[in-house]
RNA sequence: CCGCCUGUGGCGCAGUUGGAUAACGCAGCAGAUUCCGAUUCUGAAGAACGGGGGUUCAAAUCCCUUCAGGCGGA
Numbered sequence: 001c002c003g004c005c006u007g008u009g010g011c012g013c014a015g016u017u018g019g020a021u022a023a024c025g026c027a028g029c030a031g032a033u034u035c036c037g038a039u040u041c042u043g044a045a046g047a048a049c050g051g052g053g054g055u056u057c058a059a060a061u062c063c064c065u066u067c068a069g070g071c072g073g074a
Stems, first nucleotide, its partner, number of pairs: 001073007010026003019057001029043004050066005
């Protein structure tokens, strides 16, 4: 310098023929159970999708640019 991949709640991930309030697990929080814990069960909350711009009636999902990490090739 060139090419490819990844970047979604605290953590791990799904969602990729664009479409309805972004699913699930763990952790954390509240409650039940218990003499107290653990376990188990119940409930609520938490992300607008790395940043910016664009296309569209509508974008995590397409396009451009940029940042971070990884891989490969010069």